[in-house]
RNA sequence: GGGUACAUGGCGCAGUGGUAGCGCGCGCGCUUCGCAUCUGGUGUUUGCGUGAGGUCUAGGGUUCAAUCCCCUAUGUAUCCA
Numbered sequence: 001g002g003g004u005a006c007a008u009g010g011c012g013c014a015g016u017g018g019u020a021g022c023g024c025g026c027g028c029g030c031u032u033c034g035c036a037u038c039u040g041g042u043g044u045u046u047g048c049g050u051g052a053g054g055u056c057u058a059g060g061g062u063u064c065a066a067u068c069c070c071c072u073a074u075g076u077a078u079c080c081a
Base pairs, nucleotide, nucleotide: 001080002079003078004077005076006075007074010024011023012022013021018064026051027050028049029048030047034044035043036042037041057073058072059071060070061069
């Protein structure tokens, strides 16, 4: 220098035209068993419910409508030279 893939809550990922979701984590409430503290609840642990958190990397284009399609840029990974 050229090709390809990827960029979505704090983290890992899904969603591929019609108002963006899951798991973990975080806040709050309830809760089984056990443990700790020292007998008063509290903390931890288990399960359930609920909530917060995202201008979907940036800019432009197509479209009634774009996270999704097209172009460019930036970053990351990888291949070739």